[in-house]
């Protein structure tokens, strides 16, 4: 230098043909217990990497950029 994959909640990751953004773990509160652990319930938590475009509407499509990882030279 060229090619590919990935980027979504604090962490690990889903997600949809373009139409309300989710799970598990974690956090907070509550129930249960004499207390702890375990168990159960509820709540909070998001610039979907950044910018632009297409569209009535973009996490999703197009273009450019960034970062991580891998391959080739």
């Nucleotide at each position: 230098g060229c090619c590919g994959u990935u980027u979504u909640a604090g962490c690990u990751c889903a997600g949809u043909u373009g139409g309300c953004a989710g799970a598990g773990c974690g956090a907070u509160c509550c129930c249960u217990u004499c207390g702890u652990a375990a168990g159960g319930g509820a709540u909070a938590g998001g610039u979907c990497c950044c910018g632009a475009g297409u569209u009535c509407g973009a996490c999703c499509c197009u273009c450019g950029g960034a970062a991580a990882c891998g391959g080739c030279u």